Predicted 3D model of a 77-nucleotide RNA (transfer RNA) from a Cryomorphaceae bacterium. The same sequence occurs in records of 2 taxa. The RNAcentral record of the sequence draws on ENA and MGnify. The coordinates come from a structure-prediction model, not an experiment, and the mean pLDDT is 81. Its Rfam family is "tRNA". About the family: Transfer RNA (tRNA) molecules are approximately 80 nucleotides in length.
[in-house]
């Protein structure tokens, strides 16, 4: 330098071909249970979907550029 993949909650991830209100598990928080803790059960909260533009009535999803991570190839006086 070229190609491919990934980026969604604190963490791990799901969201076939654009369309209902963006979700699960774990962690944390509150409550129940217990003498108490753990385990278990219940509940609530937590997100500008990596950034900026574009297309569209409508974008997590499509297009462009950039940022970060990973893999392969090439180059290496």
């Nucleotide at each position: 330098g070229g190609g491919c993949c990934c980026g969604u909650a604190g963490c791990u991830c799901a969201g076939g071909c654009g369309g209902u209100u963006a979700g699960a598990g774990c962690a944390g928080c509150a409550g129940a249970c217990u003498c108490a803790u753990a385990a278990u059960c219940u509940g609530a909260a937590g997100g500008u979907c990596g950034a900026a533009g574009g297309u569209u009535c409508a974008a997590g999803u499509c297009c462009u550029u950039c940022c970060g991570g990973g893999c392969c190839c090439a180059c290496c006086a």